[in-house]
RNA sequence: GUUGCAAAGGGCAAACCCGUCGAAAGGCGGGGACGCAAAGCCACGGGCCUAUGUCCAUUUUAAGGGAUAUGGCAGCCGGGCUGCCAGGG
Numbered sequence: 001g002u003u004g005c006a007a008a009g010g011g012c013a014a015a016c017c018c019g020u021c022g023a024a025a026g027g028c029g030g031g032g033a034c035g036c037a038a039a040g041c042c043a044c045g046g047g048c049c050u051a052u053g054u055c056c057a058u059u060u061u062a063a064g065g066g067a068u069a070u071g072g073c074a075g076c077c078g079g080g081c082u083g084c085c086a087g088g089g
Base pairs, nucleotide, nucleotide: 002087003086004085011036012035016031017030018029019028020027021026034075040081041080042079044078045077046076047073048072049071053068054067055066056065
């Protein structure tokens, strides 16, 4: 540097349930395993989710409607950084 077919020690943990924080998306802790060789870390590009607030239109008012990230997702793809074990070269 390359690969993850095989070996070994292991690691992480989707859905769902409980608790908790949050307006929500979602986060965190516990239980639980669908999966994962970076399912370790970073929202940089694309994508997706949410809409307290803001804006727009409507309405007698209210309710309801539309747009929008500054909020999220790293287990959507790409990119960046770091890294365990082993195989063959």